[in-house]
């Protein structure tokens, strides 16, 4: 860098450095954050449970041995040791497609907004090349 799969409305901030833009591809529009110092870097703390692992004990299930207890696998739960990740706002929202309001325009078909779904792109993890 590419491919595949899973997840993305929950959760979690203090200090120091630094000094102007930022909201992790770009662009456009909207809406926010930011000299009461943002984005970013470091330290500390925390959140979560994707992957690996130990232990615990409970339950489901499959197999084996033996016998009235064990062993192995698997699923769920628990833990948070290790590898990541994350700690403003749904991935901040929209852009493309579909559905579609008791709301608006038109009032014949229909169009638009709110709302819902999908796609694309992206992020993170795991696996592969």
């Nucleotide at each position: 860098c590419g491919c595949u799969c899973a997840u993305c409305c929950a959760g979690a901030a203090g200090g120091a450095g630094g000094g102007a833009g930022g909201g992790u591809u770009u662009c456009u529009g909207g809406c926010c954050c930011g000299a009461c110092g943002a984005u970013c870097u470091c330290c500390u703390g925390g959140c979560a449970a994707c992957c690996g692992g130990c232990c615990c004990u409970c339950g489901g299930u499959g197999g084996g041995a033996u016998u009235c207890u064990c062993c192995c696998g698997u699923c769920g739960g628990a833990c948070a040791c290790g590898g990541u990740g994350c700690c403003a706002a749904c991935u901040c929202c929209a852009g493309c497609c579909c559905c579609a309001a008791c709301g608006g325009c038109g009032c014949a078909c229909g169009c638009c907004u709110c709302g819902g779904g999908g796609g694309g792109a992206g992020a993170u993890g795991a696996g592969c090349g």

This is a predicted structure of a 129-nucleotide RNA (SAM riboswitch aptamer (S box leader)) from a Rhodothermales bacterium. Taxonomically the source falls in Rhodothermales (Bacteria, Pseudomonadati, Rhodothermota, Rhodothermia). Model confidence (mean pLDDT): 78 of 100. Rfam family: SAM riboswitch aptamer (S box leader). On this family, see Montange and Batey, Nature 2006: "Structure of the S-adenosylmethionine riboswitch regulatory mRNA element". Its family is annotated with regulation of gene expression in the Gene Ontology.